This is a predicted structure of a 420-nucleotide RNA (Bacterial RNase P class A) from a Planctomycetaceae bacterium. The model forms 95% of the base pairs in the Rfam consensus. A source record names the gene rnpB. Rfam family: Bacterial RNase P class A. Rfam's curators write: Ribonuclease P (RNase P) is a ubiquitous endoribonuclease, found in archaea, bacteria and eukarya as well as chloroplasts and mitochondria.
RNA sequence: GGAGCGAACUGAGCGGCCGCUGGCUCGAUGCGGCAGGUGAAAACCCGUCGUCUCGUGCUGGAGGAAAGUCCGGGCUCCACAGGACACAGUGGUGGGUAACGCCCACCGUCCGCAAGGAUCGGGAAAGUGCCACAGAAAAUAUACCGCCGCACUGCUGGCGCGUUCGAUGCAAGUCGACCGUCCACGAUGCGGUAAGGGUGAAAUGGUGCGGUAAGAGCGCACCGCGCUGCGGGUGACCGCAGUGGCAGGGCAAACCCCGCUGGGAGCAAGACCAAGCAGGAAGGAGCCGGAGAUCGUCUCCGGCGCGGGUCGGUUCGGCCCGCCAUCACUUCCGGGUAGGUUGCUGGAGGCGGCGGGCAACCGCCGUCCGAGAGAAAUGGCCGCUCUCGACAGAACCCGGCUUACAGGUUCGCUCCGGCC
Numbered sequence: 001g002g003a004g005c006g007a008a009c010u011g012a013g014c015g016g017c018c019g020c021u022g023g024c025u026c027g028a029u030g031c032g033g034c035a036g037g038u039g040a041a042a043a044c045c046c047g048u049c050g051u052c053u054c055g056u057g058c059u060g061g062a063g064g065a066a067a068g069u070c071c072g073g074g075c076u077c078c079a080c081a082g083g084a085c086a087c088a089g090u091g092g093u094g095g096g097u098a099a100c101g102c103c104c105a106c107c108g109u110c111c112g113c114a115a116g117g118a119u120c121g122g123g124a125a126a127g128u129g130c131c132a133c134a135g136a137a138a139a140u141a142u143a144c145c146g147c148c149g150c151a152c153u154g155c156u157g158g159c160g161c162g163u164u165c166g167a168u169g170c171a172a173g174u175c176g177a178c179c180g181u182c183c184a185c186g187a188u189g190c191g192g193u194a195a196g197g198g199u200g201a202a203a204u205g206g207u208g209c210g211g212u213a214a215g216a217g218c219g220c221a222c223c224g225c226g227c228u229g230c231g232g233g234u235g236a237c238c239g240c241a242g243u244g245g246c247a248g249g250g251c252a253a254a255c256c257c258c259g260c261u262g263g264g265a266g267c268a269a270g271a272c273c274a275a276g277c278a279g280g281a282a283g284g285a286g287c288c289g290g291a292g293a294u295c296g297u298c299u300c301c302g303g304c305g306c307g308g309g310u311c312g313g314u315u316c317g318g319c320c321c322g323c324c325a326u327c328a329c330u331u332c333c334g335g336g337u338a339g340g341u342u343g344c345u346g347g348a349g350g351c352g353g354c355g356g357g358c359a360a361c362c363g364c365c366g367u368c369c370g371a372g373a374g375a376a377a378u379g380g381c382c383g384c385u386c387u388c389g390a391c392a393g394a395a396c397c398c399g400g401c402u403u404a405c406a407g408g409u410u411c412g413c414u415c416c417g418g419c420c
Base pairs, nucleotide, nucleotide: 001416002415003414004413005412006411007410008409009408010407012385013384014383015382016381017380018379020061021060022059023058024057026055027054028053030051031050032049033048034047036045037044038043063391067402068401070400071399072398073397074396075266076265077264078263087262088261089260090259091258092106093105094104095103096102107121108119109118110117111116122257123256127255128254129251130250131249144197145196146193147192148191149190150189151188153186154185156184157183158182160181161180162179164177165176166175167174168173205223206222207221208220209219210218224246225244226243227242228241229240230239231238232237270342271341272340273339279333280332281331282330283329284327286304287303288302289301290300291299292298293297305323306322307321308320309319310318311317349368350367351366352365353364354363355362356361386389
């Protein structure tokens, strides 16, 4: 210098003005409670507390994922003797945690030269099932080509061998034919084999030597595997030695078997106050005269009486309303709708230090408070600067996982090349 690996952090900055929203403070108005003063009382004045609304000032106001709502827990209500079954989830070992399907460390397997990465990682000899296409065969194994042996066969081949015959020659010999035999080759049949070829994602341990008619764990060495023993480790597991020629291949993210875990619903959970309507209980004073209509009876007017409201300092009085009800009357009661209050944000909390632990994490001490709405706030405009700005908006809370994300920063590590 190049190429990579693994963690952690960040998610434009500064200023001005206006707005939205939570809290605190102060002030004003209204309402309610309490104390005091004036007054015979009603009432008025003043103080204080709470609260609605408005205003002043100060101050807090989205994220690393607030997202998906996929796991786990807190909290709340409902249900609940115990056991078994069913159903669902989960699955190497040890630890962490409130808990987990999360995290840490380790083991095994696979990938990478390495730093490192991936891992849905119990059981295939309980049973059932599946393994497309291709291929002989996909599991009680089997045999297409090939290789080997035997039998049979051939207008096949051989300066092959042997007997006989024929031709030629004085002879040695040469040539030809039949038969037998040997070898080679081909066809067919029977048998051996699983080395080799071929098919496939996968073919009944692998490589080599020996061996054999050809072959084969048939024999041997090494590797792999099973079993036994010893050693190490909490354990998964690892190492060494011995031993067995070695096994019915894969799929359980097929049913299934085994171990472990699991009540249901969710803040629209739940709690409190409670208008109106409806429901229940208790209570409610009428009488006389006149007129009209009528079958009962009802309506109107007047007077007295009773009850309530209002004006009024009291009495008296004025005005209005009601008076026997299946009434829009009065009082009380329970449940509870609208509505309001609460649950609501101080917590398995953040930061720093010390200590324990390889780590996840835990303990102690100090310090800080950093959204809490309810149709739902966190925005707009302007100026300056830069590398010109991604994904994206809390709704009961918390721990995780997953997914989305422009760019930037820091730390640790690996491999390659160059120079000193």

The coordinates come from a structure-prediction model, not an experiment, and the mean pLDDT is 77.
The sequence is in RNAcentral, with records from ENA.